A computed fold for a 165-nucleotide RNA, annotated as glmS glucosamine-6-phosphate activated ribozyme aptamer.
Its Rfam family is "glmS glucosamine-6-phosphate activated ribozyme aptamer". About the family: This entry contains a glucosamine-6-phosphate activated ribozyme that is found in the mRNA for GlmS. GlmS is an enzyme that uses fructose-6-phosphate and glutamine to generate glucosamine-6-phosphate. Rfam links the family to the GO terms catalytic activity and regulation of gene expression.
The sequence was found by an Rfam model in a public genome assembly.
The prediction has a mean pLDDT of 77.
[in-house]
RNA sequence: AAAAAGAAAAAAGCGCCAGAACUCAAGACAUUUUUAUUUUGUUUUGAGUUGACGAGGAAAUAGGGUUAUCGAAAAUUCGGCGGAUGCCCUAUGGGAGCUCACAGCCCGAGAAGCUUACAAAACCUAAAAGUGAUUUUAGGGACAAAAUAGCUUCAGUGAGGAUUU
Numbered sequence: 001a002a003a004a005a006g007a008a009a010a011a012a013g014c015g016c017c018a019g020a021a022c023u024c025a026a027g028a029c030a031u032u033u034u035u036a037u038u039u040u041g042u043u044u045u046g047a048g049u050u051g052a053c054g055a056g057g058a059a060a061u062a063g064g065g066u067u068a069u070c071g072a073a074a075a076u077u078c079g080g081c082g083g084a085u086g087c088c089c090u091a092u093g094g095g096a097g098c099u100c101a102c103a104g105c106c107c108g109a110g111a112a113g114c115u116u117a118c119a120a121a122a123c124c125u126a127a128a129a130g131u132g133a134u135u136u137u138a139g140g141g142a143c144a145a146a147a148u149a150g151c152u153u154c155a156g157u158g159a160g161g162a163u164u165u
Base pairs, nucleotide, nucleotide: 014082015081016080017079019078020050021049022048023047024046025045026044027043028042029041030040053071054070055069060092061091062090063089064088065087066086093107094106095105098160099159100158101157102156110154111153112152113151114150115149123140124139125138126137127136128135129134
């Protein structure tokens, strides 16, 4: 240096589970029935299941702060732990506007108004796995908002340049 083998990583509505809800098994207690068990409930232990639906997002670097944006026919999407691409502040660097400086602004770039595009879950059907809670996949399937885009209006102070008259 090359090859081979093995291991790790892969996520950002993301990962996880001591609460909670639910399932199964065993036990205890109560209940029902009436003599052999059954029904229902509570509870203990063990093993499990659920626990964010998409849109958008790392497009500067570093530090700090913060329960990190948007909506949905979802509502345990509860409660919590961890993480995080968001936002705010500071510093540095780089930029947009005719140029320079200041102020403001952006890490694709002034403000306001109007218009506008784009989901998935849900729901229905089928298949597969599981005793079950439930999970996975495929098909059908309506509907957002914020970004975004388009149009209109307005757009600081000082100095300068260009063009036209």